[in-house]
Background
The RNA shown here (c-di-GMP-I riboswitch aptamer) has 100 nucleotides and comes from an uncultured Rhodocyclaceae bacterium. Rfam family: c-di-GMP-I riboswitch aptamer. About the family: GEMM was predicted in a large-scale screen for bacterial structured RNA regulatory elements.
RNA sequence: UCACGAUUUUGGCAAACCCGCGCGAAAGCCGGGGACGCAAAGCCACCGGGCUGACUGAUGGAAAACGUUUCAACCAUCAAAUGCUAGCGGGGUUGCCGGG
Numbered sequence: 001u002c003a004c005g006a007u008u009u010u011g012g013c014a015a016a017c018c019c020g021c022g023c024g025a026a027a028g029c030c031g032g033g034g035a036c037g038c039a040a041a042g043c044c045a046c047c048g049g050g051c052u053g054a055c056u057g058a059u060g061g062a063a064a065a066c067g068u069u070u071c072a073a074c075c076a077u078c079a080a081a082u083g084c085u086a087g088c089g090g091g092g093u094u095g096c097c098g099g100g
Stems, first nucleotide, its partner, number of pairs: 002100001004098002012038002017033004022029002036087001042093003046090003049085003056079006063070002
């Protein structure tokens, strides 16, 4: 330096779930507990996948007016990432131990 993870040391992280007058519209995140697992389960949303659906737009309702109109607010549905996921996979990058 390169790939690898049979064994060893010091250790590390922490799924589900529970808790919090925590953050967020939500997905999700953060903190405490917890331990299913993890050799990158360290870090980075670049690519694919997944989750959410705010902003915005469309349609309808409703409402207001009043004789056919729609400025805003409200409700529903659809579209919608600039949000999230690195513990979905790939990629990038850094790194402990071990033997080769």

Model confidence (mean pLDDT): 84 of 100.